Predicted 3D model of a 360-nucleotide RNA (Bacterial RNase P class A) from a Pseudomonadota bacterium. The prediction has a mean pLDDT of 78. Its Rfam family is "Bacterial RNase P class A". It is annotated as a ribozyme. The organism belongs to Pseudomonadota, within Bacteria.
[in-house]
């Protein structure tokens, strides 16, 4: 100098004018209006995908079903989160990605291929027999070729008719023992010729965890109208109905006023903003993170305010007659709160590390 890897941060600024929400204060004529002061979105407020706080319901305890998670240890209120480590894979490297069980069972593995898992044999190779002497028949073999994403341990040597863990060495694998480590696991010894292809985001098995619904949760106050229950008063009026063909008679009985009780609706209040809180310093820890001290108060609404214009200045790009001119300035936007994950994001800034080349 060039190319990479990882982590962190910012994400327009200032002023003027006109508005909007909330809170407080003052004034006017209580409804309502005016004035002043303070305050008013984010790193993701988003997706609503996980985990909790909080609330109500359910619940002796346990199980089934269902769901989630999946190397180990630690962190945390908890986690599908994070940290450190372990093993495997990729990369020259910084670094990144993956993670229970396929030797309990069932199932699946397109096409190609002899064969996709009870092994098997298309071309080969070898032996035997036959004859028309390069073919046929029988047998052996799986080293070589071929197919496939994947082919029954790998490499080498011995061995053999040709071959083959058939035998041996090393590697891999299995069993077992020892040592180290909290552990995942690592290292080493001994034994065994080798059994066990892949897929569990197929069913399944193992271990651990999970009761349900959610702030439109829930709690309190509580109209009008209609209807319910009870008590009292007034009227002795009687619509209508039953008995009946009709009348009489008899029975039931709406309708008035007052008071009380209870349920629910509209509406109001609360939940609801001091918190697993922010910032700084110190300390423990490799780290996630934890502890202590100081300091700050930082949106809380009605289906919902947080805006618009102008000026000046940043930043980026284009253009230039070098004076300037023009364009752009992302993603997005609270609604009970908090911790994560994921996704979107113009333009920048900072730190650490790796590789290549050059110079000293």
């Nucleotide at each position: 100098a060039g190319g990479a890897g990882c982590g962190g941060g910012c994400g327009c600024a200032u002023g003027a004018u006109c508005g909007c929400g909330c809170a407080g204060g003052c004034c006017g004529u209580c409804c309502c209006g005016g004035c002043c002061u303070g305050u008013g979105a984010g790193g993701a407020a988003a997706g609503u995908c996980c985990g909790g706080a909080c609330u109500c319901c359910g619940c002796a305890g346990g199980g089934c079903a269902g769901g989630a998670u999946g190397g180990u240890u630690c962190g945390u209120a908890a986690c599908a989160c994070g940290a450190a480590c372990c093993g495997g894979a990729g990369g020259c490297g910084a670094c990144u990605c993956c993670g229970g069980g396929a030797a309990a069972g069932u199932g699946c593995c397109a096409c190609a291929g002899a064969a996709a898992a009870c092994a098997u044999a298309c071309c080969g190779c070898c032996c035997c027999g036959g004859c028309u002497u390069g073919c046929c028949g029988g047998g052996g073999u799986a080293a070589g070729g071929g197919u496939g994403a994947a082919a029954a341990g790998g490499u080498g040597a011995g061995g053999u008719a040709a071959g083959a863990g058939c035998u041996c060495a090393c590697c891999g694998c299995c069993u077992u023992c020892a040592u180290g480590g909290c552990g995942a696991c690592a290292u080493g010894g001994a034994g065994g010729g080798c059994a066990g292809g892949g897929c569990a985001a197929a069913c399944c098995c193992c271990a651990u965890c999970c009761g349900g619904a959610g702030c439109a949760a829930g709690a309190c106050c509580a109209a009008a109208u209609a209807g319910g229950a009870a008590a009292g008063c007034a009227u002795u009026c009687g619509a209508g109905g039953g008995c009946u063909g009709c009348c009489c008679g008899u029975c039931c009985g709406a309708c008035g006023c007052u008071u009380u009780c209870g349920g629910g609706u509209a509406g109001g209040u609360u939940g609801c903003a001091a918190g697993a809180g922010g910032u700084g310093c110190c300390g423990g820890g490799u780290g996630a993170u934890c502890g202590g001290c100081a300091u700050c108060c930082c949106a809380g609404a009605g289906a919902a305010a947080u805006g618009a214009u102008c000026a000046u200045g940043g930043c980026u790009c284009c253009u230039u007659u070098c004076g300037g001119g023009g364009a752009g300035u992302a993603c997005a936007g609270a609604a009970u709160c908090c911790g994560g994950c994921u996704u979107a994001u113009a333009g920048c800034c900072c730190g650490c590390u790796c590789c290549u080349u050059u110079u000293u």
The gene name in the source record is rnpB.
RNAcentral holds the sequence, with entries from ENA.